[in-house]
Formats: sequence, structure tokens, C1' cells
RNA sequence: GCCGGGGUAGCUUAGUAGGUAGAGCGCCGCGCUGUUAACGCGGUGGUCGCAGGUUCGAGCCCUGCCCCCGGCG
Repeated sequence: GCCGGGGUAGCUUAGUAGGUAGAGCGCCGCGCUGUUAACGCGGUGGUCGCAGGUUCGAGCCCUGCCCCCGGCG
């Protein structure tokens, strides 16, 4: 330098005919309990890597760049 995969909540991640951003864990509160844990109920969560473009509308499509993993040279 070229090719492929990935970057979404504190963590692990889902989300492709473009149409309200989800789950598990965690965290907070309540219930239960002599207490803790477990369990149950409720709540808390996001500039979707950055900057532009297309579109009525972008996590998703297009362009450039950054970072991580693998391969080729």
C1' cells in the first nucleotide's frame, strides 16, 4: 500500500427491501427476609467511531478520515 471483518448503553451485543434504537448483565428504588444473597416488581440508561453527502426520513445507502482484528504484498 491492497483486501476482508468490526466500532451501537458502564460491559457483552441484536438490529440489511431506509420508517419510534432493543436485549442480557450492571446500576438505583421497592417488595420478600432477622440480615445478606437469591427471587419478584418498577426505574435508569445511547451525539449508533468522526466529518460530510443522498433522502420527506439514515445504525442501515454513498464519500473521506480515525481506531481494533485477520490476510496479501